[in-house]
A computed fold for a 1474-nucleotide RNA from an uncultured marine bacterium, annotated as small-subunit ribosomal RNA. Model confidence (mean pLDDT): 85 of 100. Its Rfam family is "Bacterial small subunit ribosomal RNA". Gene Ontology terms of the family: ribosome and structural constituent of ribosome. RNAcentral holds the sequence, with entries from ENA and SILVA.
């Protein structure tokens, strides 16, 4: 810095990416070089070879060759060196290590220096004889050398000292000069030893130590010291973390990082520590010793069974673990080492090669030109595009690899000869220098140049939804699969596999691991704590930090200079060297540290003297539920007693249970007993917090105020500690009215272990003792100080007056507003969440969990406090919505108050079911159901059977034939098949053409097949509801807000005022059709009022143009007038006028948008799918089917009526494949007929209800018509499945319809006819037209929809929302657990290997003494052996600790849809939580 929590916003907070690094592994792929690296696991076991030797100029001996001078081997005493060098990280939280420093020390081999190197003696190894044993390896005897071993002398100097003395050395080679010996000083160099600082993690390890701390004397050691003995004393370490427990080798440094830091400790250096496991010690200058030794234990191997051998954490190597790490090479030619006088030997250290892309740098894999933009792939809107100058071609080049030839440096030394110097007695010899010569390379076919040959050998990996560069088709089809995170996938996946393309890195690219960083996400630089995590419940107070004003002194903190050290490499910075670079090299700076000296004196401590602004005290006053104790009241409920008094009372939404004729409830007196103390009473006082309220006394603690005095920093804060601390709960005694968990009965409920009732026991009260928690809240630690004002209230005090219920200032409290400032917003805001300090406490996602396990407290209850393991979140504030059994305000036939219907009959259609060979298919809650369908016998038709067709039934192109069409026969159910008359037109450049029709070919055609969740377009609905938004500007961090909110007012966001808002724009209104009146124009086929003609009658007729009508086109209606009410506006009420009054009725007209509503079956269309068939034709059959369910609707149940007669009034349509008149027949349906009439003209076409009259008389009727038979009549090839109508005759059910429900507010409903459209026929359906003509509407509490506003929300797929616990099932991890298995570690005792120490030391003894018998004796010393303390391994017993297993068990935590109930978000239906 980005993605990730949300509709969206800002915060908070995690988690995850980008970066760098790596001793890495793994996948895919791989030319070449240089320089590095290379068992991180098993400190597991190890076969084989090699890593340590050298010295003949220390000895003696022997073999061998000799040019007799000597040479070469050998085993051995002797010397030096095997403590380096080389591995390895197991122990170790230590003076190991890092830095700095110190005193009580040694030191071979170096270098300077001083003295001495003198006389003697004894022995052994090798070897020889013998001899034991399988070996390994010994025994005995005899004999022998030394630079091996004793004695002695002698001592500059050493060392001891009682200061008199005492004591201690040594080797010699070879020659004449060196080299070695001793013993001592002093250098150097290495090492031991002490000490300050510094260094992981756990306190769910608080106490821990007996040689422990110190003395003293003494051993012991190179050397200080409890190092080690005795003895004396009780010390010593520790909250600045002792002790235990886990982890670790430590550093320069490396990797990151702006730094600080974090992480690391591989290569390369320094230092420790270790060498199969433990133990010890010799030896030596150094060792308690990697390739020495002893003993014990494992392990392995070798054997003759007695007994021995071994130690790759050296270089290779080999088993084994393991993702996982190299050759059983070369050389000693360089560097170094060890010996040696050199010559040279020894050197798995080194140098070099080998493997390995394991890092890092470098190089190549070609250049240049080339568009017909080939082919070929991919993709396409079918043009094209892209791959792409890419390729081919065509001119070059030729690094690197091959082939061949040249060829450096790494090599200086040593030798040998000469020459000088130098040393000497020397011209030997030696050393220094100089010269010449000579000779030495593992790497090596080295680097590095030159030649030839020819693009010729040489490119892969990831990745392409975001982050994060790079896009498209195919195929899958929530599958298969990706995934770092957030997430793709469920038929059109840029995310999956695959192709094309493309980004990115490149001999490498990717993955995983593990580490920094980003992460300001442990915040020292540098974070929070009111509501996100996070302030102890609240005092006192220790340590600890911090601390008011001055004076003078110190120099621990500070600051500045020196100076000493911070090895080296490495980091930077400047040169230099491989052709660059990687790498390697000189020099510089650095190394922020440490110590040490000198110097300053502001600040901080430290001493000193003072001050009074901080704190205290003293004195006088004041307010108050402050505590503790004792005592005293009244009203009240309860119960007890008496009295009145009768039948209910209680109680609930309604009710029961309880209580009452044994007299309740009520009411009146009176007693008892216990608990709280109404009013006052107040965001009033009091207290540190919990808390404190009737009243009076006793004893008490705080506080504020006045002045004056005193003391003189005596002060904050506070880890441990400690003391209060609500309620509940425990213990014990005591009390018990009222309430009242539990319990119990009654309701309610689907249940109802609950809400509501009737009871009612712990407990509430008291006294004592525990507990020690609450949303102990202001979610806000204490203390100081400073930083606008208003208004208020509680104590105190000053001061003015006009003495009041006054007004000004001031103080200590508690309150509301508000600026600045802070905050994520919300807010807060002198009582901070402002601006500083000063101290404590706490927080670091969210779940698991305040859970588990130890431990302490505690009677219980409970208090402190984790990890595994899961999740991408979880959280706050605020915004727009949606909900709300939240709240106002308002509208609609929404309810109401009315008429008339459905729901009930019987039919009509239309659906769900269910049948079926199909009952094509669609619609589906309001918003499917007389719906697509304005009209299924055939057709329609998409379905079903069966029969038949394959470029088709339609369409374009191309070829061949042929006019086209026609008339008949067969045969088929037809579709279709053969056969067969007629007939050859039309235009023409005579070549053919053009409609048609019949045959082929292939493209194609076709598809009512599937997606309405791929779509357009149409449509439905909320809803004709009155809302929806924009622009500028304002205001917010922002999501948004405002504008549109407010007061009014309308049918309306409708208009007004008001206003941080001001305009807009889609709706609403108007405009447009119709209807109502009127006016003009025209006047046929409509009209007829006057005038005339005529008819039984009739605009029939001649006229007229007035009426009506009919067409156009005008006019009106605009709250315009007038009064009221009203803020003066807007509007509203009432009135005039006027056909018509506040939108005049009616129509068309349908914002933004929701429903993935509806249609792929009007139509159109991506895409999938069928193609002799999911196409197309036929024929017959289905869509009409019926146990049964709903919708819609028509006729009915009758007298407001049915029936017969009779008499009048309509408007609107339609009519040439059409309406169809007189007239005539028929009961009728209809038949014949054929005039008009392409229609203001003819027709359909008799309107019915209506009115007049007659009859029925409450019945299953003279209602009702249903179903059934019999005759028929129309239509149409064709009325069987399945048509309507007529006549005759049957004469069903139904006597006004249960819960429920529906439709209307005026020319409406109701009720009557009548056209149309679809159509050959087939309306109880739609659509449309008139004729009759009504009731109500108080009002808005309730139903149901709908708008604004405001609230709460954990909701946003939006309450049909979220969401919570048991129970079932699967998985994972994790507590307990009889008990078991191993680790470690303590106490006690037992055992006592080997060493070293003491002790003895009758055995054995060569060196020195002594004596004498001269080769014996005894002395000294020694050795062997016992013996003792100490001690490893072991072993017994009894504890602590930590992990491993575990049968059952407990809870957690994940899982697609499982059971139960609905606890929580809205007042979530009982507010919610601790």
């Nucleotide at each position: 810095g980005a993605g990730u929590u949300u509709g969206a916003u800002c915060c908070u907070g995690g988690c995850u990416c980008a970066g760098a690094a790596c001793g890495a592994a793994c996948g895919c792929u791989g030319g070449c070089g240089g320089c590095a690296g290379g068992c991180c696991u098993a400190a597991c076991a190890c076969a084989u070879g090699c890593a340590a030797g050298u010295c003949g100029a220390g000895c003696g001996c022997u073999a061998c060759c000799u040019u007799c001078g000597g040479g070469u081997g050998g085993a051995g005493c002797g010397g030096c060196g095997g403590a380096c060098g080389g591995g390895u990280u197991a122990g170790u939280a230590a003076c190991g290590c890092g830095u700095g420093g110190g005193a009580a020390u040694a030191u071979a081999c170096c270098c300077a220096g001083u003295u001495c190197u003198a006389a003697g003696g004894a022995a052994u190894a090798g070897c020889c004889a013998c001899u034991g044993g399988a070996a390994a390896c010994g025994g005995u005897g005899a004999g022998u050398a030394a630079u091996a071993c004793c004695u002695u002398a002698u001592a500059c100097g050493c060392c001891c000292u009682u200061c008199g003395g005492g004591g201690g050395a040594a080797a010699g080679a070879u020659u004449u000069a060196u080299c070695g010996g001793a013993a001592u000083u002093g250098g150097a160099u290495u090492a031991g030893c002490c000490c300050g600082c510094g260094u992981u993690a756990g306190a769910u390890u608080a106490g821990a130590u007996a040689g422990u701390u110190g003395g003293u004397a003494g051993g012991g050691u190179a050397a200080u010291g409890g190092c080690c003995u005795a003895c004396c004393a009780a010390g010593a370490c520790u909250a600045c973390g002792a002790u235990c427990c886990g982890u670790a080798g430590c550093u320069g440094g490396u990797c990151u990082g702006a730094g600080a830091g974090g992480a690391u400790g591989a290569u390369c250096a320094g230092c420790c520590a270790c060498a199969c496991u433990g133990g010890g010690a010799c030896u030596g200058a150094g060792a308690c010793a990697c390739g020495g030794c002893c003993c014990a234990g494992a392990c392995u191997c070798c054997u003759a069974c007695g007994g021995g051998a071994g130690g790759c954490a050296g270089c290779a190597g080999u088993g084994g673990g393991g993702a996982a790490u190299a050759u059983u090479g070369g050389a000693c030619a360089a560097u170094g080492g060890g010996c040696g006088g050199a010559a040279g030997c020894c050197u798995g250290a080194u140098c070099c090669a080998g493997c390995c892309a394991u890092g890092c740098c470098g190089c190549g894999u070609g250049u240049g030109u080339g568009a017909a933009g080939a082919a070929g792939g991919c993709u396409c809107u079918a043009g094209g595009g892209u791959u792409g100058u890419a390729a081919a071609g065509c001119a070059c080049u030729u690094u690197c690899a091959g082939u061949a030839g040249g060829g450096a440096g790494g090599a200086a030394a040593a030798g040998u000869u000469a020459g000088u110097a130098g040393u000497u007695a020397a011209u030997a010899a030696c050393u220094g220098c100089u010269a010449a010569c000579c000779c030495u390379g593992a790497c090596g076919u080295u680097a590095c140049c030159u030649a030839c040959a020819g693009a010729a050998g040489a490119a892969g990996c990831a990745c392409c939804g975001g982050c994060a560069a790079a896009c498209u088709c195919c195929g899958u089809g929530c599958c298969a699969g990706c995934a770092g995170c957030c997430g793709c996938g469920g038929u059109a996946a840029u995310a999956c596999g695959g192709a094309g393309g493309g980004u990115g890195c490149g001999a490498g690219c990717g993955u995983u691991a593990a580490u920094c960083g980003g992460a300001a996400u442990u915040a020292c630089u540098g974070g929070g704590c009111g509501u996100a995590a996070a302030g102890c419940g609240c005092g006192c107070g220790u340590a600890g930090g911090c601390g008011g004003u001055u004076u003078g002194a110190u120099a621990a903190g500070c600051u500045g200079g020196a100076u000493g050290u911070g090895a080296a490499a490495g980091c930077c910075c400047c040169g230099g060297g491989c052709u660059c670079a990687a790498c390697c090299u000189g020099g510089g700076a650095a190394c922020u540290g440490c110590a040490u000296c000198c110097a300053g004196a502001a600040c901080u401590g430290u001493c000193u003297g003072a001050c009074u602004a901080g704190a205290a005290u003293a004195c006088a006053a004041u307010a108050g539920a402050g505590g503790u104790g004792a005592g005293u009241g009244g009203a009240a409920u309860u119960u007890c007693c008496u009295g009145u008094g009768u039948a209910g009372c209680g109680g609930u939404g309604a009710a029961a249970u309880g209580c009452g004729u044994a007299g309740a409830u009520a009411u009146a007196g009176g007693a008892a007993g216990g608990a709280a103390c109404a009013u006052c009473a107040g965001u009033g006082g009091c207290g540190a917090a919990g808390g404190c309220g009737a009243c009076u006394c006793a004893c008490u603690g705080g506080a504020u105020u006045g002045a004056u005095a005193u003391u003189g920093a005596c002060g904050c804060u506070g880890a441990g500690g400690u003391g209060c601390g609500a309620a509940a709960g425990c213990g014990u005694g005591g009390g018990g009215a009222g309430c009242g968990a539990a319990c119990a009965g009654g309701a309610u409920u689907a249940g109802a272990u609950a809400c509501c009732c009737u009871g009612g026991u712990a407990g509430u009260c008291c006294a004592c003792g525990c507990c020690g928690u609450a949303a102990a809240c202001g979610a806000u630690g204490u203390c100081u100080a400073c930083u606008a004002g208003c208004c208020g209230u509680u104590g105190g005090g000053a001061u003015c007056c006009u003495u009041g219920a006054g007004g000004u200032c001031u103080u200590a409290g508690u309150g509301g507003c508000g600026c600045a400032g802070c905050u994520a917003a919300c807010g807060c805001a002198a009582u901070a969440a402002g601006u500083a300090g000063a101290c404590c406490g706490c927080c670091u996602g969210g779940g698991g969990a305040g859970u588990a396990c130890g431990g302490c407290c505690g009677c219980a209850a409970g208090g402190u406090u984790a990890a595994a393991c899961u999740c991408a979140a979880a959280u706050g504030a605020a915004u727009u919505g949606a909900c709300g059994g939240g709240g106002g305000c308002c509208c609609g036939c929404a309810c109401a108050a009315g008429c008339g219907g459905u729901g009930g009959a019987g039919c009509a259609u239309g659906u769900g079911g269910u049948u079926u060979a199909a009952u094509u298919c669609g619609a589906u809650g309001c918003a499917a159901c007389g719906c697509g369908a304005a009209g299924a016998a055939c057709c329609u038709u998409a379905c079903c059977a069966g029969g038949u067709c394959u470029u088709g039934a339609c369409a374009u192109c191309c070829c061949g034939a042929g006019a086209a069409g026609u008339c008949g026969c067969u045969a088929g159910a037809g579709a279709u098949a053969g056969c067969u008359u007629c007939g050859u037109g039309c235009c023409u450049u005579c070549g053919g053409g053009a409609a048609c029709u019949c045959g082929g070919u292939g493209a194609c055609a076709g598809g009512u097949g599937c997606u309405g969740c791929a779509u357009g377009g149409c449509u439905g609905u909320c809803g004709u509801c009155a809302g929806c938004u924009c622009g500028u500007g304002u205001c917010g961090u922002g999501a948004g807000a405002u504008g549109u909110u407010g007061g009014g007012u309308u049918a309306a966001g409708u208009c007004c005022c008001g206003u941080a808002a001001c305009g807009a724009g889609c709706g609403c209104a108007a405009c447009c059709c119709u209807u109502g009146u009127c006016c003009u124009a025209u006047g046929u086929u409509g009209c007829c009022a006057g005038c005339a003609c005529g008819u039984a009658a009739u605009g029939g007729u001649g006229g007229g143009a007035a009426c009506u009508c009919a067409u156009a086109g005008g006019a009106g209606a605009c709250u315009g007038c007038c009064g009221g009410u009203g803020a003066c506006a807007g509007a509203c009420c009432g009135g005039a006028g006027g056909a018509a009054g506040g939108u005049g009725g009616g129509g068309a007209c349908g914002a933004c948008g929701u429903c993935a509503a509806g249609u792929c079956a009007u139509c159109a269309u991506g895409g999938c799918c069928c193609u002799u068939a999911c196409g197309a034709c036929c024929u017959g059959g289905g869509c009409u089917a019926c146990a049964c369910a709903c919708g819609u609707g028509c006729u009915a149940c009758a007298a407001u009526g049915g029936c017969c007669g009779g008499u009048a009034c309509a408007g609107a349509g339609g009519g040439c494949u059409g309406c169809u008149a007189a007239c005539c027949c028929g009961c009728g349906a209809g038949g014949g007929g054929g005039c008009g009439c392409u229609a203001a003209u003819c027709c359909c076409a008799c309107a019915a209800a209506a009115c007049c009259g007659g009859u029925c008389g409450u019945a299953g009727u003279c209602c009702g018509g249903a179903u059934c038979g019999c005759a028929g009549u129309c239509u149409g090839c064709a009325a069987c499945u399945c048509g309507a109508c007529u006549g005759c005759g049957u004469g069903a059910a139904g006597u006004c319809g249960g819960a429920a429900u529906c439709g209307c507010u005026a020319g409406u409903a109701a009720u009557c006819g009548c056209a149309a459209a679809u159509c050959a026929g087939a309306a109880u359906g739609u659509u449309g037209c008139g004729g009759u003509g009504a009731a109500u509407a108080c009002g808005u509490u309730c139903c149901c929809g709908g708008g604004c506003c405001u609230u709460g929300u954990a909701c946003a797929c939006a309450c049909c929302g979220c969401c919570c616990g048991u129970c079932a099932c699967a998985c994972c991890a994790u507590g307990g657990g009889a008990a078991u298995u191993g680790g470690u570690u303590c106490u006690a005792c037992c055992c006592g290997a080997a060493u070293g120490c003491g002790g003895u030391g009758a055995g054995c003894u060569a060196a020195c003494c002594u004596g004498c018998u001269u080769g014996c004796a005894g002395g000294a010393g020694g050795c062997a052996g016992c013996c003792g303390a100490c001690c490893a391994c072991g072993g017994u017993a009894g504890g602590g600790u930590c992990a491993g297993u575990g049968a059952c068990u407990g809870g957690g935590g994940u899982g697609a849809a499982g059971u139960c109930g609905u606890a929580a978000c809205a007042a979530g239906g009982u507010a919610a939580c601790c």